[in-house]
RNA sequence: GUUUGCAUAGCUCAGCGGAUAGAGCAAUCGCCUCCUAAGCGAUAGGUCGGAUGUUCGAAUCAUCCUGCGAACG
Numbered sequence: 001g002u003u004u005g006c007a008u009a010g011c012u013c014a015g016c017g018g019a020u021a022g023a024g025c026a027a028u029c030g031c032c033u034c035c036u037a038a039g040c041g042a043u044a045g046g047u048c049g050g051a052u053g054u055u056c057g058a059a060u061c062a063u064c065c066u067g068c069g070a071a072c073g
Base pairs, nucleotide, nucleotide: 001072002071003070004069005068006067007066010025011024012023013022018056027043028042029041030040031039049065050064051063052062053061
């Protein structure tokens, strides 16, 4: 340089055009317990990497950019 994959909660990920974007772990609170852990319940936490476009409607499709990775040269 060319091609290509990924980017969603603190972490690991799901969601493949339509509802209020979800799960596990972690966090907070409560229950339980002599206490802690475990277990159970609840709560909070997201400008879906950025911009533009397509569409009635975009996390999802297209283009460009940014970051990380891979293959080839």
This is a predicted structure of a 73-nucleotide RNA (transfer RNA) from a Chlamydiia bacterium.
It matches the Rfam family "tRNA". Rfam classes the family as a transfer RNA.
Model confidence (mean pLDDT): 80 of 100.